[in-house]
RNA sequence: AGAAUUUGAUCCUAGUUCAGGGUGAACGCUAGCGGCGUGCUUGAAACAUGCAAGUCGAGCGCUUUUUAUGAUUCGCAAGAAUUGUGAGAAGAGCGGCGAACGGCUGAGUAACACGUAGGAAUCUACCUCUAUCUCGAGAAUAACUUGGGGAAACUCUUGCUAAUGCUCGAUGUGAAGGAAACUUUAAAGGUGCCCGCAAGGGUGCCGGAUAGGGAUGAGCCUGCGGCCUAUCAGGUAGUUGGUGGGGUAAUUGCCUACCAAGCCUAUGACGGGUAGCUGGUCUGAGAGGAUGAACAGCCAGAAGGGCACUGAGACACGGGCCCUACUCCUACGGGAGGCAGCAGUGAGGAAUAUUGCACAAUGGGCGAAAGCCUGAUGCAGCGACGCCGCGUGAAGGAUGACGGUCUUCGGAUUGUAAACUUCUGAAAAUAGCACCGGCUAACUACGUGCCAGCAGCAGCGGUCAUACGUAGGGUGCAAGCGUUACCCGGAUUUAUUGGGCGUAAAGCGUCCGUAGGCGGUAGUUCAAGUCAGCAGUUAAAUACUCCGGCUCAACCGGGGUCCUGCUGUUGAUACUGCUCUACUAGAGGAGGCUAGGGGACAGCGGAACUUAUGGUGUAGCGGUGAAAUGCGUUGAUAUCAUAAGGAACACCAAGGGGGAAACCAGCUGUCUGGGGCCAUCCUGACGCUCAUGGACGAAAGCGUAGGUAGCGACACGGAUUAGAUACCCGUUUAGUCUACGCUGUAAACGAUGCUCGCUAGAUGCCUGUUUUUAUGGGUGUCAAAGCUAACGCGUUAAGCGAGCCGCCUGGGGAGUACGGUCGCAAGGCUAAAACUCAAAGGAAUUGGCGGGGACCCGCACAAGCGGUGGAGCAUGCUCUUUAAUUGGUUGCUAACCCAAAAACCUCACCCAGAUUUGACAUGUAACUGCAAAUCCCAUGAAAGUGGGACUCCUUCGAGGGUGUUACACAGGUGUUGCAUGGCUGUCGUCAGCUCGUACCGUGAGGCGUACCCUUAAGUGGGUUAACGAGCGCAACCCCUACCGUUAGUUGUAUCACUCUAGCGGAACUGCCCCGGUAACGGGGAGGAAGGUGGGGAUGAGGUCAAGUCGGUAUUGCCUUUAUGUCUGGGGCUAGAAGCAUGCUACAAUGGCGCGUACAACGAGAAGCAACACGGUAACGUGAAGCAAAUCUCUUAAAGCGCGUCUCAGUUCGGAUUGAGGGCUGCAAUUCGCCCUCAUGAAGUCGGAAUCGCUAGUAAUCGCUGGUCAGCUAUACAGCGGUGAAUACGUUCUCGGGUCUUGCACACACUGCCCGUCACGCCAGCAAAGCUGAGGCCACCCGAAGUCUCAAUUAAUUUUGGGCCCAAGGUGGAAUCAGUGAUGAGGGUGAAGUCGUAACAAGGUAGCCGUAGGGGAAUCUGCGGCUG
Repeated sequence: AGAAUUUGAUCCUAGUUCAGGGUGAACGCUAGCGGCGUGCUUGAAACAUGCAAGUCGAGCGCUUUUUAUGAUUCGCAAGAAUUGUGAGAAGAGCGGCGAACGGCUGAGUAACACGUAGGAAUCUACCUCUAUCUCGAGAAUAACUUGGGGAAACUCUUGCUAAUGCUCGAUGUGAAGGAAACUUUAAAGGUGCCCGCAAGGGUGCCGGAUAGGGAUGAGCCUGCGGCCUAUCAGGUAGUUGGUGGGGUAAUUGCCUACCAAGCCUAUGACGGGUAGCUGGUCUGAGAGGAUGAACAGCCAGAAGGGCACUGAGACACGGGCCCUACUCCUACGGGAGGCAGCAGUGAGGAAUAUUGCACAAUGGGCGAAAGCCUGAUGCAGCGACGCCGCGUGAAGGAUGACGGUCUUCGGAUUGUAAACUUCUGAAAAUAGCACCGGCUAACUACGUGCCAGCAGCAGCGGUCAUACGUAGGGUGCAAGCGUUACCCGGAUUUAUUGGGCGUAAAGCGUCCGUAGGCGGUAGUUCAAGUCAGCAGUUAAAUACUCCGGCUCAACCGGGGUCCUGCUGUUGAUACUGCUCUACUAGAGGAGGCUAGGGGACAGCGGAACUUAUGGUGUAGCGGUGAAAUGCGUUGAUAUCAUAAGGAACACCAAGGGGGAAACCAGCUGUCUGGGGCCAUCCUGACGCUCAUGGACGAAAGCGUAGGUAGCGACACGGAUUAGAUACCCGUUUAGUCUACGCUGUAAACGAUGCUCGCUAGAUGCCUGUUUUUAUGGGUGUCAAAGCUAACGCGUUAAGCGAGCCGCCUGGGGAGUACGGUCGCAAGGCUAAAACUCAAAGGAAUUGGCGGGGACCCGCACAAGCGGUGGAGCAUGCUCUUUAAUUGGUUGCUAACCCAAAAACCUCACCCAGAUUUGACAUGUAACUGCAAAUCCCAUGAAAGUGGGACUCCUUCGAGGGUGUUACACAGGUGUUGCAUGGCUGUCGUCAGCUCGUACCGUGAGGCGUACCCUUAAGUGGGUUAACGAGCGCAACCCCUACCGUUAGUUGUAUCACUCUAGCGGAACUGCCCCGGUAACGGGGAGGAAGGUGGGGAUGAGGUCAAGUCGGUAUUGCCUUUAUGUCUGGGGCUAGAAGCAUGCUACAAUGGCGCGUACAACGAGAAGCAACACGGUAACGUGAAGCAAAUCUCUUAAAGCGCGUCUCAGUUCGGAUUGAGGGCUGCAAUUCGCCCUCAUGAAGUCGGAAUCGCUAGUAAUCGCUGGUCAGCUAUACAGCGGUGAAUACGUUCUCGGGUCUUGCACACACUGCCCGUCACGCCAGCAAAGCUGAGGCCACCCGAAGUCUCAAUUAAUUUUGGGCCCAAGGUGGAAUCAGUGAUGAGGGUGAAGUCGUAACAAGGUAGCCGUAGGGGAAUCUGCGGCUG
């Protein structure tokens, strides 16, 4: 300090998530020791048991008891009894002090509760200082005792007694009252020592009284500070003030009577919710944010509620009274209790400890003291809960051991790690946890196969997962490590520091204006803000820093700093402010001139339209893409005349004007608002903005009353359509118009709040002043600086600044619900949450796309010629069938394709039979020892199995080969073309695709490659922030056309020609004319050939996860007595149907017969075969020649000549079928070809639709070859013969290229996407009601108790009345929760239904407001916007 995540990529905006630190934590795995801390965050829920506040005999009397000692009595004595004195111990009681501290908790409390700084009207036991006093009397009472009651708790009664208990008197330093005189007002003693016979005296200590101080503590008042909510806007009757009275320690409505009507509140009263406050703690750079455990200060509470008493102090945690709830005891009559003290128990909960020891220390209470008490405290126990420290060894040790893992099989790694040796030491002595795709340090193997699972975010997993699980290895931290929860940070993501609002969320529709905020120039006063000095305070602890103490650290001690605040005081006076004075530059007024659809009302006008009446006139009119509904022979439309009516105002007219905006348009008049200019005068800051508030506010809509020509939601017809609740057409109601009211919203837009100042220009328009030069106001365009994410803005700012207001904080839910308020209603304004997503969005970029545009090209259309689609047949495919009909290919770019030959083989399929180291390769080990090959026999369909015969070389060890067995492995046309290589198709032989440097842009990218001309071409030229270059184009290569030349056998009798096969020439827009800057184009000459002469090969970068694992290669997976291999047979040849490609035809430009002419490319030895003979023929028999310019295939056919047929299903056509033959081959049945004879089907030129071709082309004719034993070839690849027609042209169809435009697409239009309906799930809302909670109001009742009154008493004794009042009861009005049949919406959910609303002109441009309609998206009307 940042990072990930929206996109194909980019920049921005914006949210989400992560890395850090922290915790009174919890959970999972693990765990050695110590120190210091810390430990019910939940039920202020309930508590068994023990302990937590006593102490004083030096205040007092008594009881019991111990002991010492004396006396008396009895007794011989021992001893016993009584009694006195002294010293202890225990017990309850009277009395004093304490118990108001300490300890616990945080329920309540939004408050003078807390913090801080101040204040005046107070009290303060114990402590301390000063002064004075402490004298004299008296009456009771508890304990105890007597007698009762009761289960108990306890209580009544009789009698006695003491005091530092209580009462009275005296005194009066003082105090209180009063002007004074004067009046009123206190007390308590105890103990030690000394003197004394005693009485008594003296003295010390501890007390007591009065008064005044101090200290400490407490009470009260005030300023300021610190939570949320306005969907809480008005609250308040003791309320605000006064007077009298009461009350308190003290001020005060604290209480009361009367009087007045105030008081608080937008600077947030009142209400609701939440919460103890602070020092501090955590975090943060800070400002802040969060928090308030432990420690410390304050407050509050003690089962819930109320009340007082005592006291210095309480309305009292371990005191009292009463009410309530709960628990316990009980003899049922009545009683007892309060762990939010320390332990502890069960409960609740994710969760939090011992019924420990000690008063030794510190501190507290009492006491003169010793001392007693002290769950405060000090210690210990439990818990890795936190922080800190230590340890699990150190040095050496390579055969880099074993084992594990990976592997390219070589090795690598674990790894100096171990073993082992030495050392230290009391002893060599536990290591775990999480992670390893990115963020984020750390990688491989196996398993799994969108399963199981992971996940903080984006995401991973569908057969090679570094993301799941396991292992090996690694990384991080370490007695801990992870997870979960919460806080701060990162987040400048609420922005004071430190953000924004044209298009991303965000400027109120506009103006006026109140509070408020801000405010011109010069001086004056004050000193509030501001600044400075000094002083007080800011508790301690904490934090920082220095020093010190525990071996270090954590921890602790001491010093300093800090505590940014508040207060007081003294100064300063620039700025802001207050007072006063002045000014004129802001603002306003007077005067003169001026433009205008500014506003209101009244009147007038013409064109058009419709209707009515009349005339003319006749069959149509109207309407549309085309029609129909409709109107018309009862006379329409058309036309003329007249009349009536309502609404709107052509031309002028504009990018123009006015107005705050909404808006404003014929002409005239009346009334009226605002603006601009001129320069003279006047006022003298009078200003700007504006929460709440007020006014205006398009269209639609509402109310009442009118009006209604045209238009026209709704509605009704007609069309269109799959449907058409629409678009189109016909009719038409509200409405549109007027008046008076209401509504208050729009894309009310410049999507840009108002005001002021400053910052280059250029050029239009409107309107002033001016003789001119010039200079104002307004409104447009382009541009500088600058700004902006970019687009763009740019003196009319979105620039640079100032002031004020409004608004925003991820998308959806939602501008919705609830509440409030306005409205007649429709609705408006205000305005959430649950839940859900990881995006939503802006601008720009590159593509792709468009039922967008422009330009260009192509047998793309058009113009032509011939076909396909109809028939029969051939072939392929789909589908079906089948044991199998093997498989692949499927729009163009599959379908006579793989396949340049399926009878067996091929062969992958099916049936059956065999075989298992194998049909084939390599290697190892062992065995065999010629068993092999070959031949024979048996069996069998064959393969195979079984048996027999035969017997290599040699140096005699063996070797080679073979066989058997075992193991590695072979094998696979098994799978994945979506793991791949290679090859191929297609766009497309289209003209494109890129790079370097420079330049532009934040960037993706652009430029170059755009524009103009030209070309077949990104071909070339001109221009230009580009200059060059590469792959493509072209050329180079092959064939062909002409010429020359060389050579030539198998060609030629010979020469020549021709021919064959080599080499060369020739064509380059070179020449001429025209046009053009040029490139180039048009024409011409010459020439065999003319503008790339004609063909071929050649296929840029890419696209389609295109095709191919079945050509071969190949990763992974699968199989291994089978998915391998061998064999026989079958199948691939099936057949209702459909499709594709062809052949043959339908005939006379023809068929048939006879005669006759002219090719080229090729092929040939298991071959081509002349020729002869046989056969009707296929062919057979014999056989010359030829490994071929020599021989053969080899007769080319169409053509030409003659004849015949004469328009017919034919002398066309040849399918189909029968019979008989031939050939190949082990084999011709499934399933070959050929020949002869016979048979003689459909078909008479082919619907919608569709294909090829631009010249030696189409069409037509035959010939050859490959494969091949043969053949299904009508296919494919070649060859030559004959040989056309047409192209105006680019509107349209298809495809492509370039530029441009829009886009919500990028898997790229086979895209994206909206709403209803149906189903599952989720949260919230409404809802008849039901239940609950805390308050409020009224009334009833009213305990204890203070106060008061009355009666009573010896008594402040008792009883009764009254006011107030807790709890309780009844009723009511609200609020907030919970629940609720059902209802309406919302969200969400791989593959449901209906449509197709939006994105392109989205196929009717879209959207906003409003109204009506409709299954739904939506449609239509009116007005508005351009996004």

The prediction has a mean pLDDT of 85.
This is a predicted structure of a 1427-nucleotide RNA (small-subunit ribosomal RNA) from a wastewater metagenome.
Rfam family: Bacterial small subunit ribosomal RNA. Gene Ontology terms of the family: ribosome and structural constituent of ribosome.